Small-subunit ribosomal RNA, 5' domain from a wastewater metagenome, 492 nucleotides, folded computationally. Model confidence (mean pLDDT): 82 of 100. The RNAcentral record of the full RNA draws on SILVA.

[in-house]
Context: one part of a larger RNA
RNA sequence: AACGCUUAACACAUGCAAGUCGAACGGAUUUUAUUUUGUAGCAAUACAGAGUAAAAUUAGUGGCAGACGAGCGAGUAACGCGUACCUAACCUGCCCUAGAGUUGAGAACAACUAUGGAGACAUAGCUAAUUCUCAAUAUGCUCACGAUGGUGAAAUGCCGAUGUGAGGAAAGAUUUAUCGCUCAAGGAGGGGGGUGCGUCCUAUCAGGUAGUUGGUGAGGUAACUGCUCACCAAGCCUAUGACGGGUAGCCGGUCUGAGAGGAUGACCGGUCGCGAUGGGACUGAGAUACGGCCCAUACUCCUACGGGAGGCAGCAGUGGGGAAUCUUGCACAAUGGACGAAAGUCUGAUGCAGCGAUUCCGCGUGGAGGAUGACGCAUUACGGUGUGUAAACUCCUUUUUUGGUGGAAGACGAAUGACGGUACACCAAGAAUAAGGGACGGCUAACUACGUGCCAGCAGCCGCGGUAAUACGUAGGUCCCAAGCGUUAUCC
Numbered sequence: 001a002a003c004g005c006u007u008a009a010c011a012c013a014u015g016c017a018a019g020u021c022g023a024a025c026g027g028a029u030u031u032u033a034u035u036u037u038g039u040a041g042c043a044a045u046a047c048a049g050a051g052u053a054a055a056a057u058u059a060g061u062g063g064c065a066g067a068c069g070a071g072c073g074a075g076u077a078a079c080g081c082g083u084a085c086c087u088a089a090c091c092u093g094c095c096c097u098a099g100a101g102u103u104g105a106g107a108a109c110a111a112c113u114a115u116g117g118a119g120a121c122a123u124a125g126c127u128a129a130u131u132c133u134c135a136a137u138a139u140g141c142u143c144a145c146g147a148u149g150g151u152g153a154a155a156u157g158c159c160g161a162u163g164u165g166a167g168g169a170a171a172g173a174u175u176u177a178u179c180g181c182u183c184a185a186g187g188a189g190g191g192g193g194g195u196g197c198g199u200c201c202u203a204u205c206a207g208g209u210a211g212u213u214g215g216u217g218a219g220g221u222a223a224c225u226g227c228u229c230a231c232c233a234a235g236c237c238u239a240u241g242a243c244g245g246g247u248a249g250c251c252g253g254u255c256u257g258a259g260a261g262g263a264u265g266a267c268c269g270g271u272c273g274c275g276a277u278g279g280g281a282c283u284g285a286g287a288u289a290c291g292g293c294c295c296a297u298a299c300u301c302c303u304a305c306g307g308g309a310g311g312c313a314g315c316a317g318u319g320g321g322g323a324a325u326c327u328u329g330c331a332c333a334a335u336g337g338a339c340g341a342a343a344g345u346c347u348g349a350u351g352c353a354g355c356g357a358u359u360c361c362g363c364g365u366g367g368a369g370g371a372u373g374a375c376g377c378a379u380u381a382c383g384g385u386g387u388g389u390a391a392a393c394u395c396c397u398u399u400u401u402u403g404g405u406g407g408a409a410g411a412c413g414a415a416u417g418a419c420g421g422u423a424c425a426c427c428a429a430g431a432a433u434a435a436g437g438g439a440c441g442g443c444u445a446a447c448u449a450c451g452u453g454c455c456a457g458c459a460g461c462c463g464c465g466g467u468a469a470u471a472c473g474u475a476g477g478u479c480c481c482a483a484g485c486g487u488u489a490u491c492c
Stems, first nucleotide, its partner, number of pairs: 001359002003356002005321001010319003014316003019064003024061002027058014071274003080199008090191003095187003099183004103135005112125005141167005147162002149159003172179003200246003207237003212234008249271004253264004276297005299310004327353001329352003335349001336347004366396004376387004401429006410419001436481005441462003447476005457464002
């Protein structure tokens, strides 16, 4: 510096992970100021009630966001993915550019009040709005009718101007400067659809298919299409492997290799699919929606037994499985996201810290001098030789360690730093705090002694061991790596 459940897409206690806007709305609560009424008091004043104004808070209605971000790889052999094209068959909230408009009327549902209920909640009544409904207007727009022009390789075409008829909009807020709202046009970014080519094993799977293949007409969709339906025809796929079975998310990449290839798809990025299991639609620009709704199933929990609640493959964490994989941490300071006019709020995204020799990189465990060479140990041909400048000893140094002092950048015009009193700098102390593992018959770098005696044992292959074993065990020595070393599994 990076990475960290490869197994049970097994089950999950607890906390947090998606909110925000009072400058859309009516309430409620609190505080302050002020006016007024009553009571007590001579009065100042105190208490209680009502009104007005301002400020703050926010349960509810409403808007935007909850379709992003985060996780996982179960399913999927598919236009799923990759790549190249097509869409004249399409959609697009927020954002940008330029155009036109923003006029009237009405309604009900929360909150609230009342009743019932253990509760979830239900029933009745009141009310506001940027909620809902109706009407007016229409530069564009949509539909119908009819003609000329342009464009395209062409077409069931496409584009623009002129004409007639029909249809369809809107919402306000405030601190007065803006933010919104409606209609239509263009753009950007995003998405839907179609096609060519590529994409594992199996023939001990050889025939498969009735919405099946095509047509006509209708419905449906943003849009093409048997997408769905009615009718008509009998087609369509297949030895260039259909259909069936098994396995598997795909890619950029990663490992290996001189390459061609082979293997693989952890992290990061793109894309697809999934969210206890199966099914369904609603809302919406966008979902058939992980922390939304409905139904069924299994499981868990609450209950006053009438009925209800839940979904960690979000971050932590627990049990279980396993050879095996972390903290129920800090902060929104930075980057990014949602909402908001803003201040700001939220953000287990993210930034950081913790744990793990899991991997990679860097550093150290001291340096210089020091004997024809101490002791010990091993060996010996008993002369010696090896360990070996190694140690002792002398002189140094302080990376690291410990203590102390100072102390960031990351932060922007100003304020704001989780990390963090961290990194780093300086001072002091003192060699002080720091070395292991495997191998030594050949492959393969590195040999002797003793013990053992086909025993005990070794072993990746060849093979060693039956009395001098460089192959077993121990010792000394040597060789290779080094905060690692070896074994096992797996890929090339």